[in-house]
RNAcentral holds the sequence, with entries from ENA and SILVA. The RNA shown here (small-subunit ribosomal RNA) has 1467 nucleotides and comes from an uncultured Planctomycetota bacterium. The prediction has a mean pLDDT of 84. Rfam family: Bacterial small subunit ribosomal RNA. Rfam links the family to the GO terms ribosome and structural constituent of ribosome.
RNA sequence: AGAGUUUGAUCCUGGCUCAGCCUGAACGCUGGCGGCGUGGCUAAGACAUGCAAGUCGUACGGGUGUAGCAAUACACCAGUGGCGGACGGGUGAGUAAUGAAUCGCUAAUGUACCCCGGACUCUGGGAUAGCUGCCCGAAAGGGCAGGUAAUACCAGAUGAUAUACCCCGAAGGCAUCUUUGGGAUCUCAAAGGGCAACCGGUCUGGGCGCAGGCGAUUUCGUAUCAGGUAGUUGGUGCGGGUAACGGCCCACCAAGCCGACGACGCGUAGCUGGUCUGAGAGGACGGCCAGCCACAUUGGGACUGAGACACUGCCCAGACUCCUACGGGGGGCUGCAGUAACGAAUCUUCCGCAAUGCACGCAAGCGUGACGGAGCGACGCCGCGUGGAGGUUAAGUCCUUUGGGAUGUAAACUCCUGUCAGGGGUUACCAAGUUCUGAGGAGCCCCAGAGGAAGGCACGGCUAACUCUGUGCCAGCAGCCGCGGUAAUACAGAGGUGCCGAGCGUUAGGCGGAAUCACUGGGCUUAAAGCGCGCGUAGGCGGACGUUUAAGUGUCUUGUGAAAUCCCACGGCUCAACCGUGGGACUGCUGGGCAUACUGGACGUCUCGAGGCACUCAAGGGCGAGCGGAACAAGUGGUGGAGCGGUGAAAUGCGUAGAUAUCACUUGGAACGCCAAUGGUGAAGACAGCUCGCUGGGGGUGUCCUGACGCUGAGGCGCGAAAGCCAGGGGAGCGAACGGGAUUAGAUACCCCGGUAGUCCUGGCCCUAAACGAUGUCCACUAGAUCAUGGCGGCUCUGACGCCGUCAUGGUCGGAGCAAAGGUGUUAAGUGGACCGCCUGGGAAGUACGGUCGCAAGGCUAAAACUCAAAGGAAUUGACGGGGGCUCACACAAGCGGUGGAGCAUGUGGUUUAAUUCGAAGCAACGCGCGGAACCUUACCUGGGCUUGACAUGCCUGGAUUAUCCCCAUGAAAGUGGGGUACAGCCCGCAAGGGCCGGAACAGGUACAGGUGCUGCAUGGCUGUCGUCAGCUCGUGUCGUGAGAUGUCGGGUUAAGUCCCUUAACGAGCGAAACCUUUGCCCUCAGUUACCAGCGGGUAAUGCCGGGGACUCUGAGGGGACUGCCGGUGUCAAACCGGAGGAAGGUGGAGAUGACGUCAAGUCCUCAUGGCCUUUAUGCCCAGGGCCACACACGUGCUACAAUGGGAUGCACAGAGCGAACCGAGACCGCAAGGUGGAGGAAAUCGCAUAAAUCAUCCCUCAGUUCAGAUCGGAGGCUGCCACCCGCCUCCGUGAAGCUGGAAUCGCUAGUAAUCGCGGAUCAGCCACGCCGCGGUGAAUGUGUUCCUGAGCCUUGUACACACCGCCCGUCAAGUCAUGGGAGCCGGGAAUGGCCGAAGUAGCCUCGUCACAGAGGUUCCUACGCCAGGCUCGGUGACUGGGACUAAGUCGUAACAAGGUAACCGU
Repeated sequence: AGAGUUUGAUCCUGGCUCAGCCUGAACGCUGGCGGCGUGGCUAAGACAUGCAAGUCGUACGGGUGUAGCAAUACACCAGUGGCGGACGGGUGAGUAAUGAAUCGCUAAUGUACCCCGGACUCUGGGAUAGCUGCCCGAAAGGGCAGGUAAUACCAGAUGAUAUACCCCGAAGGCAUCUUUGGGAUCUCAAAGGGCAACCGGUCUGGGCGCAGGCGAUUUCGUAUCAGGUAGUUGGUGCGGGUAACGGCCCACCAAGCCGACGACGCGUAGCUGGUCUGAGAGGACGGCCAGCCACAUUGGGACUGAGACACUGCCCAGACUCCUACGGGGGGCUGCAGUAACGAAUCUUCCGCAAUGCACGCAAGCGUGACGGAGCGACGCCGCGUGGAGGUUAAGUCCUUUGGGAUGUAAACUCCUGUCAGGGGUUACCAAGUUCUGAGGAGCCCCAGAGGAAGGCACGGCUAACUCUGUGCCAGCAGCCGCGGUAAUACAGAGGUGCCGAGCGUUAGGCGGAAUCACUGGGCUUAAAGCGCGCGUAGGCGGACGUUUAAGUGUCUUGUGAAAUCCCACGGCUCAACCGUGGGACUGCUGGGCAUACUGGACGUCUCGAGGCACUCAAGGGCGAGCGGAACAAGUGGUGGAGCGGUGAAAUGCGUAGAUAUCACUUGGAACGCCAAUGGUGAAGACAGCUCGCUGGGGGUGUCCUGACGCUGAGGCGCGAAAGCCAGGGGAGCGAACGGGAUUAGAUACCCCGGUAGUCCUGGCCCUAAACGAUGUCCACUAGAUCAUGGCGGCUCUGACGCCGUCAUGGUCGGAGCAAAGGUGUUAAGUGGACCGCCUGGGAAGUACGGUCGCAAGGCUAAAACUCAAAGGAAUUGACGGGGGCUCACACAAGCGGUGGAGCAUGUGGUUUAAUUCGAAGCAACGCGCGGAACCUUACCUGGGCUUGACAUGCCUGGAUUAUCCCCAUGAAAGUGGGGUACAGCCCGCAAGGGCCGGAACAGGUACAGGUGCUGCAUGGCUGUCGUCAGCUCGUGUCGUGAGAUGUCGGGUUAAGUCCCUUAACGAGCGAAACCUUUGCCCUCAGUUACCAGCGGGUAAUGCCGGGGACUCUGAGGGGACUGCCGGUGUCAAACCGGAGGAAGGUGGAGAUGACGUCAAGUCCUCAUGGCCUUUAUGCCCAGGGCCACACACGUGCUACAAUGGGAUGCACAGAGCGAACCGAGACCGCAAGGUGGAGGAAAUCGCAUAAAUCAUCCCUCAGUUCAGAUCGGAGGCUGCCACCCGCCUCCGUGAAGCUGGAAUCGCUAGUAAUCGCGGAUCAGCCACGCCGCGGUGAAUGUGUUCCUGAGCCUUGUACACACCGCCCGUCAAGUCAUGGGAGCCGGGAAUGGCCGAAGUAGCCUCGUCACAGAGGUUCCUACGCCAGGCUCGGUGACUGGGACUAAGUCGUAACAAGGUAACCGU
C1' cells in the first nucleotide's frame, strides 16, 4: 500500500466482497508448565444455608462464673448510655437533565470525628430500662405494680470576640450588600471517668477535608413530533419553609414565558477519565481500575442524626414467599460464596485478618466475604518446554514416463545435555518495629532419567501451499468470483506442501481498508443528483479610502486540565507480561498583558456596483375591443344525371326522395397561408391576420442625481403547456369513448366510414410534463474566426453602398484548459468567488403508512421488510436490421431441358422382425461410407464349439511324446476323441536302428493377447462447408488513458485488397495472380508397332514388302500473347472501349491449387490414440438366417407417354481406355443368350471393338397404337461348393400404369445445355438405370439489377456478444417469503378529568405532663386502587392489495434495427 467482481474487450461511475488490528466473548478440534490479569454482557427475575457492623466495663446500675472468710480482684454477659451502622461493598433499572464533563460563583450555606486558638466546666431535680412479683399470647411480643444508676433526661445560675436588631465611623465591592472599629439591648452552656499518665464535657473563632446550592459552555436519534405552557412567566406580601437563594410553597395582581440556533413530544441511553481502531481528522464503545450520579423486592412517607428520606433502620400500601394453635406474625443476596431458572455463555457454599485500610476502645484488643491470598476456566497478555550433535538410497506410504522420485537426517542407531514436571533438604525475602506475628507465596542445594509433554487450519484466484484416487449438477463446497453433468489442484479420502503453534480455526461484534456522507477529502450535461419559472422574509456573503474599538485572530503569560491510562528515561521481579520513580503529554477551559494585517462593531468620506434622470430604438411581451379575407361545413335556389367516396386491395358510408361535380346567396364556428428566418419577445409556461386603447420589460447614447441602497435566498407568495374537474355559453373542422367495415390465427389495434365528451369563450379549480441546454442564480477573469438581429459612432466633399470600431442579443467553427469519453470551449462543462437546491448500488418505490393540499382525479412530503452482484455512462470490435449506398454470383429476369404425376431401380424414414449390423440429418444426410451383401464380406440374429486364445512378445516348468504328416470315429461344419509317425548336431552303424546332447514346436502356468464395445463433446490425421468468396494479418511509425484505430479509408479501375492516384503512414506476409498439367497454332529433334507424298516390288484387296523422314500422328524440346502496336476516353495514371495483325486478345478454354477462420460440422466402423468397460466373453471359430422384410412417406435416377417418333434394311465417321487364373480373332454349332475351339497378344503390333445418334430407302398414321414396356407363365444360357430366401442374360408368350404431370422445385451462359453412344474401376458372377471418364451431333437466351437467395466493401442504429434460431415485456397458473389494508380481538405506555383516600409532615381542636413528651379527633396534600373519554406503540385477524424470488408451464409480441404503427414524458 491494495485486491476480486458488471464487458467479447475498454475506460469510467458504482455497490458488494477480501487481506489488518481488536474483544468481559462463545462454539469445534486439540491441550505440557509458570507468571500477571480477567470471568452472569441474558432475568434490576426468584432465592435454601452460612457469613458480610460492630465496639466501649476508663459512662451506669446490675447479673453469672472463678479465687478468697470477707472486703475485693479477675473473666464473661443482657440492659441503660456513647460513638459507629449516611463509610466500605454491589448494581446500572431509571435518568436526555433535578445528571455528567470543563470553567466559574455562593456577598445565599452547613459541618460529627481531626488540627490550631480563646473562655469555661456552678447549684439542683424528677424519672426509666435492667431487676422482682403478677398477668395475656402458639409465637412474635406485650400489659400492670414495685423499686434503681449514669457522661441518659429536666430546671436554675454565669457568660462574649458568639446570635439577632438598632445607632455612629471607616474601608471595599457585584444590585440586594460585605468586612471592620465603638456603643446599647436580647438569647443560649456544661459530665464526668481513670491507680496514674491521661481520656473526656460546654461555648466560641479559625483551618483541613467533606457536603448543599447557583451560572455558563458542551452532551444521541427523530420534523412522518411545529407549536408548547395555568404555578405556567413576572410582581407584591420584612408571608410560610430551609443550613441556605428561589413559585420551593401560599394569598393576591398582571399576562406573560419557551420555540426552526428545534421548544413540546417520541425513541434510545447512566456520564466522565479513558478503551479499540485510524497516518490523522474521525468512527465506535464506556467491561476491569478511578471520579461523579442514580438505585436497593415495587410505590409512598417521614423519624433519628453533623450527615439519610437511610442496601443488611422505622411506618403504610402492593406483589411474592415462609411460620401459624387461624387469632396473628416473619422475610427482602443489584454484599461474599452458593442454588435452581434463563441463556451460546461466565468460577469456590475456600484460607486469613499476617499485610493495607476502616469502626470502636486510654489501651491491650475486638470486628471487618473491605482487603490479602489460594482454587476453578488456554478467557486474554507474557515467558518456557516437548531435546541437542552425528547418522548408509532402511521399511512402510504416496507418485511415476517404470528409469526413478518424494516423505527424508526425518527414524532406527551412536554420543551428549538436564529447563519444566517428579522426589528430598533448607531459609534470604513479603516482617514495617527491639520483641511477637506468614493465610499464602518465594529463593537456594541435591537426586534420577530423553524419559511425562503437538496440534489446528489451509493449499482454484484474491492468498503462501499440488498430486493421485473416489464421486459424476449426485453427494457436497462456498467470504466474493464461483466449483461438481466421467480425467475436479475448488466435493470426499490419501500422500505431499504452506501458515501459525499450546494453540488453531469458525461465529458474533467494533474500527480500518470506504475519498462508499468527502472538515481534512466527493459530486450533480449523458453514470444517482439543478426545485418548471420568478418575486421575496429570515439567514449567509458583500465595493473604495480614512479614524476608532479589540469581539474574532495572533503571541506571551496565570490558574486549571485528579490519579490511573498513553509516551520517554531510569529502576524492580532471571527476561517479558506486570510493577515502581521521575519527566513529558493531556491538542481543552479560565484570568491577564501586548499586537492590529485581515474579518467583525462604531463613525466619517467616495463613486466604479446598484438605482434614478434625459433623449432615442426594436419586437408574434401581456390585457381588452373592433374589423378582415381564404378554406371548411350546413341551409336555400339553379345546372346536371349516376355514380361519389375510400384503400395496398376493398367494404361499411353517401346517392334517382337527384348525391359527387358546378354556380349564386345566406348562416356558423375555429384557425390565421405567403411574409417566415438558422429571425424576434418573455423569468418560465409560452407568444403570429389587421387596427385602436391600456400596460410590463429590454437595448443604445449622454454622465446630470442618490451614495453600497448590493448578490443569493430555507420557509412564504405568485405564475405555470396539455389533459382533467365545476357552472354557464358555444360547437364548423378534428376527434378519446362508442358503432360499423376491413386486415388477421385472433385484432377490444395500426387502415377506412361514422361519432360523443373534449378541443373554443366567461368565471372558478387542478399544478403536473423528456416543464430539456436533461447544464440553478449572480459577479470577475481567461486566444480567436465567422454569420445573424437591434442600437450608436468613425472613414471618403455629401448621400447610398462599402469598410472600420463599439455595446447588447442569437448561432456556427475552433485554441488552451477541462472531461470517463462523447464533448465543451467569453452564451464554459475553463479559472476563481457568493448563496440556494439536490445525490450516495439496483429492485421493492416515488410505493405503503402518517401529515397536508384538492370537488374529484390526484399532488407534495416520503420509508421499511424482503431481494439481487450487479444496475449503469461513454466509447470499441463484431454480429444483426422487414436501415442506407456501391458491387458481384445461373441469384433473379430472358431462354433450353428437367424433377414433382406413371412403372421400375436405388438410398432414407417409418413399421415389422430372432436379426432386419452400424454410421451420415437443412443447404453441407438420403445411387452417401458401399469403386460390387447368394457363402465370404459381416460388424447383426439363432444354434454348435474354443479359452494364453485366429494374431505379437517375454519368462517359468515339463518334455521326446500328443505338434507336422497319415488314418479312423463322430458331427451341419467348426471342433472333439482315438491310433500311427518325426527333427538338427555328435558318436556307432552299409542300412535299419541305437546312444548322447539340444533348440523350435507342443503341454501346463504366468505376464498378456483380442474387442467394428463406449466417448468425434478427451484427441491426431483426413474431409465437408461458407468459397476460388477476396479477403485475413504482421513489423515499425502515428493517433487514442484504453479496448482499439490508422495502414486495409477516399477517388478511379479490376475477375481479384488487381493496379493507379490521393493520403500519417511506410513496408511486409498468408491468400488473388503467376509458376505446374492439359487443350488450341507453329518450329526443331526422333521415327516403331504409327504414317505413306515421291521411287521400286507385289496382291482379288489392304503400308502388304523394299524403302522414305515429306505429311498425319506419336513424344521430347522450343516459339507464340505482352494491352506489345494504332485511335479514342481517362487525372500526362491505372485502366477501359474500338481496331490492326494473328491459330489464339485482353485470365484464350479446362484442371490441379482452397488464406485467417466458422459450424464442440463429419469420422474412435479406414488408420492412429487418452480414458472407461469387457476377459470360459462385448474375444475367437463354424453352420444357417439377416443386412434384399413392406400398409406407407421422401430424396436421387432410369424408361416412357410417342411421328423432330417407332420398326426394318443399307452405308459412314470417334476418343479414351482395358487385357495373362486375362483379352480372346478367323472358323464351326445354336433363333439367341451362349457353346466348341484356340491363331495372336504382357499390347501405337493381337484382342475387347459393330461406336450410336447421323445419312439413304421402305413400312407404321395418332390408335393406349407396330407407342410404352412393368408384371406374370414357359423354355433356356452363364458364373459359382451353392442362384430357395437372394444373381445376371436369352428366346417364346403375357402386355400393367402411363397420352407431358397440382402446389412447389432443380440444372445450365458455348463446344455449354440438350441429345447419342463408347470405355474403366470394383468384380467369379451381378441386382450398374449408379459412379468415374471419353468422344459424336450441337442450340436458345441474357449486355438488365426493381424483386427472391447468397456474398463483398463503406456507412448507420442497437438494450444483441451462445451474437436475431439474439434479447425481452405483461397477464394467467404453481410454490415459497416478507409486507400494506382489514369487521375486529388482545396487550403495553404516557397523560387528562373524576371518585376513594393508607402511612405521614404541618396546622387546628380535645385530653394530658412540673417540664420535655404523649394520646385521641379533624383539615389540606397524597401512594396504591377504581371510573370515564381520548392519545400513542405493538401483537393477532376471515378476507383482500400489490411486491420479491423460483432450469425447462399458458397466452400473446409491447420494447431493443425504421423492432416491422419511431420511441418516450404528462394527462